[in-house]
RNA sequence: AUUCUGGCUCAGAUUGAACGCUGGCGGCAUGCUUAACACAUGCAAGUCGAACGGCAGCACGAGAGAGCUUGCUCUUUUGGUGGCGAGUGGCGAACGGGUGCGUAACGCGUGGGGAUCUACCCUAAGGUGGGGGAUAACUCGGGGAAACUCGAGCUAAUACCGCAUAUUCUACUUGUAGAGAAAGAUGGCCUCUGAUUUAAGCUAUGGCCUUAGGAUGAACCUGCGUCCGAUUAGCUAGUUGGUAAGGUAAAGGCUUACCAAGGCGACGAUUGGUAGCUGGUCUGAGAGGACGAUCAGCCACACUGGGACUGAGACACGGCCCAGACUCCUACGGGAGGCAGCAGUGGGGAAUAUUGGACAAUGGGCGCAAGCCUGAUCCAGCAAUGCCGCGUGUGUGAAGAAGGCCUGCGGGUUGUAAAGACCUUUAGUUGGGGAGGGAGGAGCUAUUGUGAAUAAUGAUAGCUUUUGACGUUACCCAAAGAAUAAGCACCGGUUAACUCUGUGCCAGCAGCCGCGGUAAUACAGAGGGUGCGAGCGUUAAUCGGAAUUACUGGGCGUAAAGGGCGCGUAGGUGGUUGUUUAAGUUAGAUGUAAAAUGUCCGGGCUUAACCUGGAUGGGUCAUCUAAUACUGAAUGACUAGAGUACAGUAGAGGGUAGCGGAAUUUCCGGUGUAGCGGUGAAAUGCGUAGAUAUCGGAAGGAACACCAGUGGCGAAGGCGGCUACCUGGACUGCAACUGACACUGAGGCGCGAAAGCGUGGGUAGCGAACAGGAUUAGAUACCCUGGUAGUCCACGCCGUAAACGAUGACAACUAGCCGUUGGUACCGAAGGGUAUGAGUGGCGCAGCUAACGCGAUAAGUUGUCCGCCUGGGGAGUACGGCCGCAAGGUUAAAACUCAAAGGAAUUGACGGGGGCCCGCACAAGCGGUGGAGCAUGUGGUUUAAUUCGAUGCAACGCGAAGAACCUUACCUACUUUUGACAUCCUGCGAAUGGUCUAGAGAUAGACUAGUGCCUUCGGGAAUGCAGAGACAGGUGCUGCAUGGCUGUCGUCAGCUCGUGUCGUGAGAUGUUGGGUUAAGUCCCGUAACGAGCGCAACCCUUGUAUCUAGUUGCCAUCAUUUAGUUGGGGACUCUAGAUAGACUGCCGGUGAUAAACCGGAGGAAGGCGGGGACGACGUCAAGUCAUCAUGGCCUUUAUAAGUAGGGCUACACACGUGCUACAAUGGUGAGUACAGAGGGAAGCGAAGCGGCGACGUGGAGCGAACCCCUUAAAGCUUAUCGUAGUCCGGAUUGGAGUCUGCAACUCGACUCCAUGAAGUCGGAAUCGCUAGUAAUCGCGGAUCAGAAUGCCGCGGUGAAUACGUUCUCGGGCCUUGUACACACCGCCCGUCACACCAUGGGAGUGGGUUGCACCAGAAGUAGGUUGCUUAACUUAGGAGGGCGCUUACCACGGUGUGGUUCAUGACUGGGGUGAAGUCGUAACAAGGUA
Repeated sequence: AUUCUGGCUCAGAUUGAACGCUGGCGGCAUGCUUAACACAUGCAAGUCGAACGGCAGCACGAGAGAGCUUGCUCUUUUGGUGGCGAGUGGCGAACGGGUGCGUAACGCGUGGGGAUCUACCCUAAGGUGGGGGAUAACUCGGGGAAACUCGAGCUAAUACCGCAUAUUCUACUUGUAGAGAAAGAUGGCCUCUGAUUUAAGCUAUGGCCUUAGGAUGAACCUGCGUCCGAUUAGCUAGUUGGUAAGGUAAAGGCUUACCAAGGCGACGAUUGGUAGCUGGUCUGAGAGGACGAUCAGCCACACUGGGACUGAGACACGGCCCAGACUCCUACGGGAGGCAGCAGUGGGGAAUAUUGGACAAUGGGCGCAAGCCUGAUCCAGCAAUGCCGCGUGUGUGAAGAAGGCCUGCGGGUUGUAAAGACCUUUAGUUGGGGAGGGAGGAGCUAUUGUGAAUAAUGAUAGCUUUUGACGUUACCCAAAGAAUAAGCACCGGUUAACUCUGUGCCAGCAGCCGCGGUAAUACAGAGGGUGCGAGCGUUAAUCGGAAUUACUGGGCGUAAAGGGCGCGUAGGUGGUUGUUUAAGUUAGAUGUAAAAUGUCCGGGCUUAACCUGGAUGGGUCAUCUAAUACUGAAUGACUAGAGUACAGUAGAGGGUAGCGGAAUUUCCGGUGUAGCGGUGAAAUGCGUAGAUAUCGGAAGGAACACCAGUGGCGAAGGCGGCUACCUGGACUGCAACUGACACUGAGGCGCGAAAGCGUGGGUAGCGAACAGGAUUAGAUACCCUGGUAGUCCACGCCGUAAACGAUGACAACUAGCCGUUGGUACCGAAGGGUAUGAGUGGCGCAGCUAACGCGAUAAGUUGUCCGCCUGGGGAGUACGGCCGCAAGGUUAAAACUCAAAGGAAUUGACGGGGGCCCGCACAAGCGGUGGAGCAUGUGGUUUAAUUCGAUGCAACGCGAAGAACCUUACCUACUUUUGACAUCCUGCGAAUGGUCUAGAGAUAGACUAGUGCCUUCGGGAAUGCAGAGACAGGUGCUGCAUGGCUGUCGUCAGCUCGUGUCGUGAGAUGUUGGGUUAAGUCCCGUAACGAGCGCAACCCUUGUAUCUAGUUGCCAUCAUUUAGUUGGGGACUCUAGAUAGACUGCCGGUGAUAAACCGGAGGAAGGCGGGGACGACGUCAAGUCAUCAUGGCCUUUAUAAGUAGGGCUACACACGUGCUACAAUGGUGAGUACAGAGGGAAGCGAAGCGGCGACGUGGAGCGAACCCCUUAAAGCUUAUCGUAGUCCGGAUUGGAGUCUGCAACUCGACUCCAUGAAGUCGGAAUCGCUAGUAAUCGCGGAUCAGAAUGCCGCGGUGAAUACGUUCUCGGGCCUUGUACACACCGCCCGUCACACCAUGGGAGUGGGUUGCACCAGAAGUAGGUUGCUUAACUUAGGAGGGCGCUUACCACGGUGUGGUUCAUGACUGGGGUGAAGUCGUAACAAGGUA
């Protein structure tokens, strides 16, 4: 990097929302989701005088009186009238309105049912007769603070109570008995009756009573549906049923008595938690999921709990009684209250409105009606809370204005945007006009019904009159005028949109991934852009995406996931073929699934939202009818599944008993002597008291070599010497029998390795623990010597394993090939073959799979059933339950935390993995370093400064091919500021040179010489001084911003590409393999074929020859000489040009007939002849901003520039690299021989002379094959020294000098004299080198005034060794493992320490809730009771009522004892997360003990 699995996150839609910023208008909706918390104040249920007695208040009339203004006022009387407070009475108050506490329930939804009630309303029938006694109001009196109340007296009714009658009800003997109703009012009229009037009567309209039916509403029963938890598995005594009675409107244990012992539950009873249910709403392709605001239906509740009364209806929101909590009033005696109605207040909260108007409309209550009441309702107010619509101008306008921002400085962009000139007027402002929402009511007239009636009244029609909160309405017209109206979020990816500045892991951002450590498109600001727009973002929440719980629609070999195995219950599923049925299934019909909502088609508001008409859709619904293929049910038949019988076969299948030999150990005896044993090496241990070894004998326990095999048997665990007995299963054959008897299998039952536990035995070997010895930094380990439990047996527990094929069981189907075990049949003379079914293995097609792989023994294609999974960690843990003697097992969470965890495969890297190969890599050798002194570099230290850089290999005689000044960058001091240096402008002066003074100098001052060149005569070029500003300058920072250059792996043989092929893909192939090579060099093979950068070659040099050319080089022959000196020569050497030569070309062998290798010939050279230059893709953020260049940052009277002096040279010490030595292969003296390659003009410098010498003098020659540097040294010859701190060694120091240079003090080199240190071959360790090499010897050059032991070159002399690749280091290829990819200097585990977080235990403590037992018992209801009392009825006795007392039930309360849950708790347990803490190194490679 890939692919899969898998979680996290986002983009969409939505909301009764809230918050932030902003805010022009209108329409339509919506607005306490929290404290069912507490409530001040006002209103929210009244009405009827046509039920009644009445008359407090108002108005009118009448009477009386008074004043007088003779028609006014006042007083008084009078219910006479309109009306009416309070009261009696009727109806309503059970509706409407609110809330969602409770409720998991017949509560709700849907569909049914029968044993019921129903005021007002409708229809029908009948009736409405006749009596009675009270009582409020009122009056008087009393009590009380109040609320209120008591006594006496009067009175009415549509109030109350009897009597009569009644269709009605009850009982039975079926026509008898009993029970058992009613109310009157108003308008009108006298036709009839009566009559002074009232009253009666008649008439009309409401009422009233009874009955039947309807409608409406209500009650009850029931099928089905209706959340989570089994870490809630058993619950239930009125419990289930029956009989009888009671009770209710009504069925019923609803209640009581008796009898029976039932009822519910794994299809989840009981219990705990949560929750009003529905139509619907949101989302979704759908299936689903979430929700249940507004609107509508049902339910529940009304301060908390209990209770009944009244009533048609309540156990009653704005009624009553009681108990409790709270609040208020009080005279302390006692009283009052209930906003979850509308407003409103406090409180809670992120959060939710006015103490508004009106009954005009719709609806409700009462009423004959007018009308009254109505916080229902209709409107208005507040809020962008939501949805919808409109506007904030339109067109034109390039000088592409100004300003802003960016810039590569040219410009670009904002941008036709603005301005400007022209135009329009929606909304807003001002003024004017102006619908609809109005139906009715009242009055009059006409027609018509009832009626005796022209009255009254009902109906219909017409006319008149009158009713609007909203409302300054909608809408229309006019006027002026662009005037009054744009923001919010975002711009790294996801995700549309980019730049600058600031900041510098800070400040901050962030939904996820992640940004920020000096160049941030990610922070903040700005410019620009993108998106949406009166809104925009954020937060919260739901669905979606998520096939991420998978019904539609997932999985389980290795990713999470097959139960350890079997038997088997319930359940699920089930072979072939008839008949019947019709439960499932399919179709049709009917009913219903309220309205609203949704969808479709229309209509109305200017459009839309919105409103509205019609249609349509929706059920796991109910009933009926039809069909009968399939499933089911019932019944009959069959044999292919399954089983039985019979005949055979193989086997470590199981159990019990007996027997056997080998070996170990121990004991006894013999032989025998000093060790044995053990290990990497040792030691502990055993042994002279005789071991080990060896021979014989004995004892005892455990295990069964060979056979033995991807052989056998078993369900799994597992089973192995032999024999006997008992016993399970499998296979084969035959085809007799049964006739689906089958498969799977939740619970359940059984089996179940090892270890472990209990009791009792046994114990040879092995061997936890333990002891000792080693190893180690440590070693509670690995190794060794011992050794107890245990291992063995019997009986009983435990119940788990990587109990694995990591693969549930059963059945069917789907190419082959090769083995093997045990059968059967057939063929063959035999070796053997063919067929078949049962096992057990290997490969493999199709197919499957993420891949690996599986592949008839499936992981293929299907069916049935069971088990299990849903991110990692926390955790298979805690708590609870069950099991266990214990150890523990099983079932099994949450808080919290992370954005991953994981599978398979790929490429690398790595391995104390493997194979092959190479390299001075080791080995074999030679010489060194490390010890000494010195030189040089570095670290460290010091210093004013000791400038800076380089830091494992790949820094350290490195940058530096050369610091006394300079260099120089550092320090100190003194100076300069457009500057030491570049360009431009202005003025003056040519430039330039010289002298003097002050100063350490830079510098400053004075004096002086000098007037040049070109010219269009204006000036210009060059140069100096002065001035102003743009700018200069910086060896200041960043090599982790860079270019360039360089090092390194490594001169290692590698690194890639195109096309093709393979693979889902990363990738692979090629490039691997067999050979071969120094080499990916070449050959062969080959799904590869080719190609590129590297290798090699081409280049330089060296080795041989030829040709050409001979000066300054050479000299064989000739001549001449001290001397190639000269003549001469080109032969030779040499020089420097051109060629030739070497290619495995030839021969032999090996090899595969190849490549190639080995040997040989020839050749100067042989297999790359030697050496050099040349360095692939890349690695190391390797080195260098101080060579140079350069982005950014910093500095600008200084971090720039100049000068003098100092420093870089310091010195307790440590390291690297060298030189010189320690000596005799040597030192010293003397003599003597032979190079190569270089350098030379401010140079090399000869001869000669002087000096011991460094050197001086001298100046020939030479820009050099000519002259000089330039005597090469080791070597050779000879002499001496004789193993010593020396005739070794030369440091150090003293003195005297030489040279370079302004100048040798700090701080140069050299010379001479004197001095004569350490050092006697160097610990651990370590370096170089394979031939003209190492070693050794000298020579030259660069730099350079001078200053090499360094560096770069040159030649002279000139070895030893390489068996070989085991080991060390490095590298290459192939392969293997991997938890690594910053790539082993990787990753990573656990304890401990610290901080924080959640959680378990915990002596307990405090709440909530609940079970059981008991006490208690308000109000109330029911029963009992004659203590008290009583108008209606009475046959006068009573009946009935009330009060009181009492019994039963029961709320609150209390006591005791349990369960459960929440909170808290000293202390304590583990867990998680944190910065670079501590200790080790357990895992990943054979991870160093797999």
This is a predicted structure of a 1490-nucleotide RNA (small-subunit ribosomal RNA) from an uncultured bacterium.
Its mean pLDDT, the model's own confidence on a scale to 100, is 85.